The part of an RNA shown here (small-subunit ribosomal RNA, 3' major domain) has 476 nucleotides and comes from Hyphomicrobium sp. TW5. The coordinates come from a structure-prediction model, not an experiment, and the mean pLDDT is 83. Its Rfam family is "Bacterial small subunit ribosomal RNA".
Context: one part of a larger RNA
RNA sequence: UGACGGGGGCCCGCACAAGCGGUGGAGCAUGUGGUUUAAUUCGACGCAACGCGAAGAACCUUACCAGCUCUUGACAUUCACUGAUCGCCUGGAGAGAUCCGGGAGUCCCAGCAAUGGGCAGUGGGACAGGUGCUGCAUGGCUGUCGUCAGCUCGUGUCGUGAGAUGUUGGGUUAAGUCCCGCAACGAGCGCAACCCUCGCCAUUAGUUGCCAUCAUUAAGUUGGGCACUCUAGUGGGACUGCCGGUGAUAAGCCGGAGGAAGGUGGGGAUGACGUCAAGUCAUCAUGGCCCUUACGGGCUGGGCUACACACGUGCUACAAUGGCGGUGACAAUGCGCAGCCACCUAGCAAUAGGGCGCUAAUCGCAAAAAGCCGUCUCAGUUCAGAUUGAGGUCUGCAACUCGACCUCAUGAAGUCGGAAUCGCUAGUAAUCGCGCAUCAGCAUGGCGCGGUGAAUACGUUCCCGGGCCUUGUACA
Numbered sequence: 001u002g003a004c005g006g007g008g009g010c011c012c013g014c015a016c017a018a019g020c021g022g023u024g025g026a027g028c029a030u031g032u033g034g035u036u037u038a039a040u041u042c043g044a045c046g047c048a049a050c051g052c053g054a055a056g057a058a059c060c061u062u063a064c065c066a067g068c069u070c071u072u073g074a075c076a077u078u079c080a081c082u083g084a085u086c087g088c089c090u091g092g093a094g095a096g097a098u099c100c101g102g103g104a105g106u107c108c109c110a111g112c113a114a115u116g117g118g119c120a121g122u123g124g125g126a127c128a129g130g131u132g133c134u135g136c137a138u139g140g141c142u143g144u145c146g147u148c149a150g151c152u153c154g155u156g157u158c159g160u161g162a163g164a165u166g167u168u169g170g171g172u173u174a175a176g177u178c179c180c181g182c183a184a185c186g187a188g189c190g191c192a193a194c195c196c197u198c199g200c201c202a203u204u205a206g207u208u209g210c211c212a213u214c215a216u217u218a219a220g221u222u223g224g225g226c227a228c229u230c231u232a233g234u235g236g237g238a239c240u241g242c243c244g245g246u247g248a249u250a251a252g253c254c255g256g257a258g259g260a261a262g263g264u265g266g267g268g269a270u271g272a273c274g275u276c277a278a279g280u281c282a283u284c285a286u287g288g289c290c291c292u293u294a295c296g297g298g299c300u301g302g303g304c305u306a307c308a309c310a311c312g313u314g315c316u317a318c319a320a321u322g323g324c325g326g327u328g329a330c331a332a333u334g335c336g337c338a339g340c341c342a343c344c345u346a347g348c349a350a351u352a353g354g355g356c357g358c359u360a361a362u363c364g365c366a367a368a369a370a371g372c373c374g375u376c377u378c379a380g381u382u383c384a385g386a387u388u389g390a391g392g393u394c395u396g397c398a399a400c401u402c403g404a405c406c407u408c409a410u411g412a413a414g415u416c417g418g419a420a421u422c423g424c425u426a427g428u429a430a431u432c433g434c435g436c437a438u439c440a441g442c443a444u445g446g447c448g449c450g451g452u453g454a455a456u457a458c459g460u461u462c463c464c465g466g467g468c469c470u471u472g473u474a475c476a
Base pairs, nucleotide, nucleotide: 001476002475003473004472005471007470008469009468010467011466012465013464015460016459019424020423021422022421023420026316027315028314029313030312031311032310033309034307035306042053043052064302065301066300067299068298069297070296073127077126078125079123080122081121082120083119088103089102090101091100092099093098107118108117109116110115129291130290132289133288134287138285139284140280141279142278143276145274150189151188152187153186154185155184156165157164158163169180170179171178195268196267197266198265200236201235202234203233204232205231206230209226210225211224214223215222239262242256243255244254245253246252318417322376323375324374325373326372327371334365335364336363339358340357343354344353345352346351383414388409389408390407391406392405393404394403430452431451432450433449434448435447436446
C1' cells in the first nucleotide's frame, strides 16, 4: 500500500422487511448429469454451465458410428499434354458414391496467322485438407463484479524509502454530483449531457389515410374538403426558471403555482482502470505440436431422439374469480410473389379443388383473447388432460427408427405441494391474446406487440452484494 475480520462509523441496492404471484409435490416439454450404446459428436459447470452455443438434428445440417469407396484429392496456386470436356437425352450394375456404355451435339474470346487468355479433362511434383491437441502460447469477441462511482496523471509539497497528499474533512447528490474548507493547484478516463423512443403543442405535406360542413351510397362508396384522426419531416417545450420555507448569505432540500409533463418526466442505447490464467483454437484469425492411400474427401444407413434414475428451466392442471355452449364489440407490433390468400364449393375437421386482389397506409394473413348471457352445483366431476387404439390431412425424394396437425374412442397422475427457494415497486406484478426470426415441415423456447390491471414499502436490527472513512492483523 492492499486484502481480510462472527471490528467500528456513515450510506446504497426487490438485499431484508411489507405485499402479490410462483418453483420445490403431479403429468408433459426441454436442457444437463449419470447409465447404456457400434455411436449416443463437441463445448459450457457456484453466482456468471444446465429452453446455454442451437433464431428451429427425419436426409442435409453433422463434426459421431458401421459399411462401401477415392488418393494432387470437394477447394487454391503452378508445370506439361489434349480439345473437347462439362452440361443434355438415354441403357446396364450398384444402397449410393461411383463404374461401364450408347446418342444428338461440338470449344469460347482477341488475332490474318503464330500465339495469348478462358474453360474442362489426363498426368506430375511442390502442395491442398484436418470441427485433430493446446483458450495455461495468442488476436478478436463475450460474460462478471456493475451503470457500482470509482480509476488515474502532470507539477508542487511531505517522507531515507515503499509511498502519501490531491481523492481526506463539513454539508449535499442517483453520482469523485455540486458547494465550502484545506499544501495543494490543475488535468484525463468514467458520472451527467449530447443520440434514439414514448408523452404535449405548433408547423409543413394530404394519398393508399381521415370525414366536421354540403350532396350521394348497401358501404368514406363517389363528388368535394384536409378542419379532425393519422402518417413523417422540421421546430417549440422543463431550466429548480417563478413564489414561500429551510440551510451557512452556498450547494441543495421541503412545499406551492403554472403546466401535457417537475425536479434524472418514463424507457433504451451507452459498461472507466481493472478482477476471475473466467469463456471461446468448433464463428473467424493465428504460434507451436500432430495426421498425410488418412486424424483428409465422397456416399448409404444408423446415431445426436437411448432410459433404472437425479437436478435445472418451463408448459398444463388440480377447478365455480371455473368448465362447456351461445353471443358479440374494442388493439398494437409485424409479415407477404417459389409469397399472403378474399370469396365459392367439398369435408365434422386438419385440409383440398376452383379462384379475386395485392410488390401492399390500397389487397391479404386477421378470428384478437380476456368481456357479456345461459347451463353445470362441489364430485376425481360436464375438472384435468397424460397414455393408448383406430381412421385421416399436410410438408417433403422420403415421416419405421424420428415430424406437425385433425376426428372418433380411451380418460392416467393430480384435490394447491416438506425442508428449502425465485421474481416483481406501476401501466410494474399478475392475467389475456397477437406478431416475427429461424424455417419445406416442426415452438410449451426466444425476441417483440398491445388488452385488462393490482397489493405493499413501518423501517434499515438482521441475511446477501456493494461504496467511503477508520481500526486490528503472526496474510501478500